This is a predicted structure of a 464-nucleotide part of an RNA (small-subunit ribosomal RNA, 3' major domain) from a metagenome. The RNAcentral record of the full RNA draws on SILVA. The prediction has a mean pLDDT of 81. Rfam family: Bacterial small subunit ribosomal RNA.
Context: one part of a larger RNA
């Protein structure tokens, strides 16, 4: 001086209460443990692992088996020697392919040549290592936590550790501010600055738009300060109501993460020290594996239904993407798709008919016109290839499930929650996974006893 405490004060936070909608029970997608396996590649394990790395495993990826190949080597530099029908292409024929084997074809720059450089082959150094150490590291992350702390300098206190500032009495989201004050100043955290979002002005006008005034777009400014009036407070910071005024007291949402803690997570993104390997722990190909399956958890998504299903008319969004792409009208097919070719390098053209919602017809409480799991047959794509082990559609089958124990999760307003639509990865998709948009649109907060976490002050301590 911390650190604890089933000690006290005081405070805060979807922490509890108040509500709403889950999860825990079913089938089903995904990770995970364990089992099994020739392999089921490796991390990552309490909060802060377990739809996590992975924004996508048929091959490829790929790290792992099994089996066939190579050995200056898929890849990089240097040195020495050889090479001219040389580099490179190849029919053939072995072969699962990797590679062998080689009829035959056949190059480049500088030079007049001689020669050199490029390549090619051989030897030497060397490459290669997703071998290991994250307890040797760099970088970057996750978590306390967007929590209100972390500290310095001179001065004073103290024999020293150290204290005081930073205690205190208000007040604030905040070590925000103001008042006292042996303490004055200052850093890094807060707050401002930065982006979007919402209002009004003003300029532009492509391709938006009803050709005008507006919407819209894009650029520039202006608006909000407790600034105004009350009241209340120490005539203080500041809280309370009020008017105006799109917005009201941090207006709403992002981006920004102090000192430091867990030897916290990562040698497989990436870098690196140190060991190890060097006809294998390197590389190259074919297969297979990561997708197993008595089981256990973890995180969805679909339901168990009438506030519903269906079947018919029928309205209204937004943010993305596109030239190895997006693909329109027609046409052909019950459909997935197929043809077919206009557009558009894009505010112009296409993805793109949004769903729920609204009106009407049916179903009547049934394991049902529910739920759709499972399988069987018959197409579609997508790719060299869908057996292992993709995705869709048509037809048939028609399971479990009737709201779910302990227990336990999110969420305070354009949010929950329903509902639908883009993107990314990508040849195709195991997306019900991540991010985003936009549609309809709640209920409830007494309060702070109690539960978790967390900040100040205080007190005990046989702890460091």
């Nucleotide at each position: 001086u911390g650190a604890c405490g089933g000690g006290g004060g005081c405070c805060c936070g979807c922490a509890c209460a108040a509500g709403c909608a889950g999860c825990g029970g079913a089938g089903c997608g995904u990770g995970u443990g364990g089992u099994u396996u020739a392999a089921u590649u490796c991390g990552a394990u309490u909060c802060u692992a377990c739809a996590c790395g992975a924004a996508g495993a048929a091959c490829c990826u790929u790290a792992c088996c099994u089996g066939g190949g190579u050995u200056u080597g898929a890849c990089a530099u240097g040195c020495a020697a050889g090479u001219g029908g040389u580099a490179g292409g190849g029919a053939u024929c072995u072969g699962a392919a990797a590679a062998g084997u080689g009829a035959c074809c056949g190059a480049c720059c500088c030079g007049c040549a001689a020669g050199g450089g490029a390549g090619c082959u051989u030897g030497c150094a060397c490459a290669g290592g997703u071998g290991u150490u994250g307890c040797a590291u760099g970088g970057c992350u996750g978590u306390c936590g967007u929590c209100a702390g972390c500290u310095c300098g001179u001065g004073u206190c103290g024999u020293g550790a150290g204290a005081u500032g930073u205690u205190c009495g208000g007040u604030u989201a905040a070590g925000u501010c103001c008042g006292c004050u042996a303490a004055c100043a200052a850093g890094c955290g807060c707050a401002a600055c930065c982006c979007u979002u919402g209002c009004c002005g003003c300029g532009u006008g492509u391709u938006a738009u009803a050709u005008g005034u507006g919407u819209c777009a894009c650029g520039c400014g202006g608006g909000a300060c407790c600034g105004c009036c009350g009241g209340u407070c120490u005539u203080a910071a500041g809280c309370c109501g009020g008017g105006g005024g799109a917005a009201g007291g941090u207006g709403g949402g992002g981006a920004u993460g102090a000192c430091g803690u867990c030897a916290a997570g990562u040698c497989a993104g990436c870098a690196u020290g140190g060991c190890c390997u060097u006809u294998a722990u390197g590389u190259c190909c074919a297969g297979g594996g990561c997708u197993a399956c008595a089981c256990a958890c973890a995180c969805g998504c679909u339901a168990c239904a009438a506030u519903g299903g269906u079947c018919a008319g029928u309205a209204c969004a937004a943010u993305g993407g596109g030239u190895u792409g997006c693909c329109a009208a027609g046409c052909c097919g019950c459909g997935a798709g197929g043809u077919g070719g206009a557009g558009c390098c894009a505010a112009u053209c296409c993805c793109c008919c949004a769903a729920a919602a609204c009106u009407g017809g049916c179903c009547u409480c049934a394991g049902u016109u529910c739920a759709g799991a499972u399988u069987g047959c018959a197409g579609g794509c997508u790719g060299c290839a869908a057996c292992u082990c993709g995705c869709c559609u048509g037809c048939a089958u028609g399971a479990a499930g009737c709201c779910g124990g302990a227990g336990u999760u999110g969420c305070u307003a354009g949010u929950a929650a329903a509902c639908g639509c883009g993107c990314g990865u990508c040849a195709g998709c195991u997306a019900u996974a991540g991010u985003g948009c936009g549609u309809u649109g709640a209920a409830u907060a007494c309060g702070u006893u109690c539960u978790c976490g967390g900040g100040c002050c205080u007190u005990g301590u046989a702890c460091a």